[in-house]
Context: one part of a larger RNA
RNA sequence: UGACGGGGGCCCGCACAAGCGGUGGAGCAUGUGGUUCAAUUCGACGCAACGCGAAGAACCUUACCUGGACUCGAAAUGUAGUCGCCGCCUUCAGAGAUGAAGGUUUCCCGCAAGGGACGGCUGCAUAGGUGCUGCAUGGCUGUCGUCAGCUCGUGUCGUGAGAUGUUGGGUUAAGUCCCGCAACGAGCGCAACCCUCACCCUUUGUUGCUCGCCUGUGAGGGCAGCACUCUAAGGGAACCGCCUCGGAUAACGGGGAGGAAGGUGGGGAUGACGUCAAGUCCUCAUGGCCUUUAUGCCCAGGGCUACACACGUGCUACAAUGGCCGGUACAAAGCGUCGCGAACCCGCGAGGGGGAGCCAAUCGCAAAAAGCCGGUCUCAGUUCGGAUUGUAGGCUGCAACUCGCCUGCAUGAAGCUGGAAUCGCUAGUAAUCACGUAUCAUAACGACGUGGUGAAUACGUUCCCGGGCCUUGUACA
Numbered sequence: 001u002g003a004c005g006g007g008g009g010c011c012c013g014c015a016c017a018a019g020c021g022g023u024g025g026a027g028c029a030u031g032u033g034g035u036u037c038a039a040u041u042c043g044a045c046g047c048a049a050c051g052c053g054a055a056g057a058a059c060c061u062u063a064c065c066u067g068g069a070c071u072c073g074a075a076a077u078g079u080a081g082u083c084g085c086c087g088c089c090u091u092c093a094g095a096g097a098u099g100a101a102g103g104u105u106u107c108c109c110g111c112a113a114g115g116g117a118c119g120g121c122u123g124c125a126u127a128g129g130u131g132c133u134g135c136a137u138g139g140c141u142g143u144c145g146u147c148a149g150c151u152c153g154u155g156u157c158g159u160g161a162g163a164u165g166u167u168g169g170g171u172u173a174a175g176u177c178c179c180g181c182a183a184c185g186a187g188c189g190c191a192a193c194c195c196u197c198a199c200c201c202u203u204u205g206u207u208g209c210u211c212g213c214c215u216g217u218g219a220g221g222g223c224a225g226c227a228c229u230c231u232a233a234g235g236g237a238a239c240c241g242c243c244u245c246g247g248a249u250a251a252c253g254g255g256g257a258g259g260a261a262g263g264u265g266g267g268g269a270u271g272a273c274g275u276c277a278a279g280u281c282c283u284c285a286u287g288g289c290c291u292u293u294a295u296g297c298c299c300a301g302g303g304c305u306a307c308a309c310a311c312g313u314g315c316u317a318c319a320a321u322g323g324c325c326g327g328u329a330c331a332a333a334g335c336g337u338c339g340c341g342a343a344c345c346c347g348c349g350a351g352g353g354g355g356a357g358c359c360a361a362u363c364g365c366a367a368a369a370a371g372c373c374g375g376u377c378u379c380a381g382u383u384c385g386g387a388u389u390g391u392a393g394g395c396u397g398c399a400a401c402u403c404g405c406c407u408g409c410a411u412g413a414a415g416c417u418g419g420a421a422u423c424g425c426u427a428g429u430a431a432u433c434a435c436g437u438a439u440c441a442u443a444a445c446g447a448c449g450u451g452g453u454g455a456a457u458a459c460g461u462u463c464c465c466g467g468g469c470c471u472u473g474u475a476c477a
Base pairs, nucleotide, nucleotide: 001477002476003474004473005472007471008470009469010468011467012466013465015461016460019425020424021423022422023421026316027315028314029313030312031311032310033309034307035306042053043052064302065301066300067299068298070296077125078124079123080122081121082120083119084118087104088103089102090101091100092099093098106117107116108115109114128291129290131289132288133287137285138284139280140279141278142276144274149188150187151186152185153184154183155164156163157162168179169178170177194268195267196266197265199236200235201234202233203232205230208226209225214222215221239262242256243255244254245253246252318418322377323376324375325374326373327372328371334365335364336363339358340357344353345352346351384415389410390409391408392407393406394405395404431453432452433451434450435449436448437447
């Protein structure tokens, strides 16, 4: 100087408390451990591994296993020799890779010889490797933590390590600001500048509106118009600015007015010096090592989907604030030409036929659902719950056996609120309801977004956890 303390003081954070909803019990989905296996490819392991890499394993992917092939190789460069091919089509063998047979077939310069382009074959130098080392590395990322800290120059003090500044009194979300002070300044962080939501104005009118007029009534459908909603560009608006009280007259704090918004207005992007030899050599790059008829490469099939069991994360429930049936209302954000696919017809349905329109504020996906109105069920393992299984179908795709999704009928399991323990959340939040997108031929209960309905509670900081500042002890570094 740090680190640590079941030392002290001060202060924060859904850290506790106060509340609401869960997990832990059940079934299923998914990841992991373990076990099994020819293989169940690999990585990730407290927080910060475990719906994680994977925003999508039937083949492919694919790195694993078994078997069948290849060896200048699936792709790239140079060079020497040689050939005129290569490619395309057909047939045969084969699981295919591949092999065999047949057919077709070059260009440029040059009289020619020859040379060149392009490609095949043979050799050489090389290639290749998701092989090892993340404890050799770059890059990227997680985490402490959006915590308020981390440093430097000069000066001063100290033999020195170092200190001071950065401590102190207040204050703040903040090393934020004020005051003081052997310090005076400065840098990286904080804040602001950026995006978005909330209010208003201007501009814009093939969306919206009948606001007013004409027409038509089946619809803003048509003429017409940009008032409104909206669209998307610019601008305004909030600064403790005003009043009052407290305070050192300061910083700042409490209250009030006005205002769409009030004290950082809500949300996002933004992550200091560093820590964890944290993670990644399987995104990529790269040193070293290893491999070279194999640890490379091609193909078929299998595996990554196994199953006594254990754990994590979720979904669906256990019902009446509910289930079922009928009617009826209101979104936002997205996506669409290899596409979205309307009306209409067929089918109980998944779906099929059909193709209008749309490169989309114009057409389509599209129905929003919870809600509201009416009916029924009456506390029951039930009209709760839907696992499992049988069967009949649909869709995608070369192909659904291993191993997809969906539908109809039948079957109806466990489950009656879950021990110890444990998680999230402070407001348009939790809870609850549906919608969309990426990946994607098909394949979400996951992820990422969008809106609808919409709470309760916070006395307080003694205690648990994490953190910041000052101080104290130390045989630790």
A computed fold for a 477-nucleotide part of an RNA from a metagenome, annotated as small-subunit ribosomal RNA, 3' major domain.
Its mean pLDDT, the model's own confidence on a scale to 100, is 84.